[in-house]
RNA sequence: GGGCCUGUAGCAUAGUCUGGUUGGUGCGCUCGACUGAUAAUCGAGUGGUCUGGAGUUCAAAUCUCCACAGGCCCA
Numbered sequence: 001g002g003g004c005c006u007g008u009a010g011c012a013u014a015g016u017c018u019g020g021u022u023g024g025u026g027c028g029c030u031c032g033a034c035u036g037a038u039a040a041u042c043g044a045g046u047g048g049u050c051u052g053g054a055g056u057u058c059a060a061a062u063c064u065c066c067a068c069a070g071g072c073c074c075a
Base pairs, nucleotide, nucleotide: 001074002073003072004071005070006069007068010027011026012025013024020058028046029045030044031043032042033041051067052066053065054064055063
């Protein structure tokens, strides 16, 4: 330098192919219940400009383009 893949909450992950109700789940965290006190368990709560920008569309996490970051391959 060229090609391909990935990017969703503190962490992991579904949803993307086939655009459409409020972006969900587990762990974590906070509060409470339980206990002599922890752990475990149970209840409630908490958190996402879906990497950034632009475009298409009535409507974009999802489609298109550019950029950024990471990974793999070629040279």
The RNA shown here (transfer RNA) has 75 nucleotides and comes from a Candidatus Woesearchaeota archaeon. The prediction has a mean pLDDT of 82. RNAcentral holds the sequence, with entries from ENA.